[in-house]
Formats: sequence, C1' cells, structure tokens
RNA sequence: CUUAUCAAGAGCGGCGGAGGGACAGGCCCUGUGAUGCCCGGCAACCUGCAAAAAGGUAACUGAAGUUACCUUCGGCAAGGUGCUAAUUCCUGCGGGGAUCCUACCCGGAUCGUUCCGAAAGAUGAG
Repeated sequence: CUUAUCAAGAGCGGCGGAGGGACAGGCCCUGUGAUGCCCGGCAACCUGCAAAAAGGUAACUGAAGUUACCUUCGGCAAGGUGCUAAUUCCUGCGGGGAUCCUACCCGGAUCGUUCCGAAAGAUGAG
C1' cells in the first nucleotide's frame, strides 16, 4: 500500500503493585486491586482434513452427459496469528432525520434520540 472483518464470544485463577480505556472531548474502569505477564478460555483470518450442495469456465460428445479447474455457502481440527469491561465505550467528517427562525421558497441555527457512508484505529491475509 491492497483486501476482508470489527452488535456475537471468552476466569469469582496465579504473579505484581498504579494507573488504564490509540488521539481530542466526553463518559467510564481501577487498592472490592487496574495496565502488564503467566495459566485458562473465546473465535476461526491463515492453515490442515474431509468431501456434500449451488454456480461459472474449458475440453470431449449428435445429445443426455462426463472430466478438469475456479468461486460461494456449509462441516471437523486447532499448527501460525488474534482476542478475552463497556458496539472500535460514545462522538469527532459528510449526508439523511428531528426541532426551531423565516408568511413561503431559498437560506440559517440547534440536537445527537435514530439511520447511512467516509475518516481514524484494531486484527488477519497478501
């Protein structure tokens, strides 16, 4: 840099002792011991094993069909990672939406109760 995922899941264990939740603003967690390390656990991205279903492409065939490859969905395992407070804790940008100002349109202000997308971040694979 590219791509996929981020609403589910996971201990009342041991060590150790003061901060932690990426950043900012909030809001939280924390000596009823945080962050961290170990063990345990969760999950199934890569990996391995099985081969069922659907679709596609190519070759052969008069056709039905056969074979090969690819893709998707699903099954089992757990070797490499990862994760194990709160939706990525929420918001950060844009749009929809709601309310208000305005006689109406245009336009403007506010909101975060709701929806969508992006950005940022995290993790895997390349």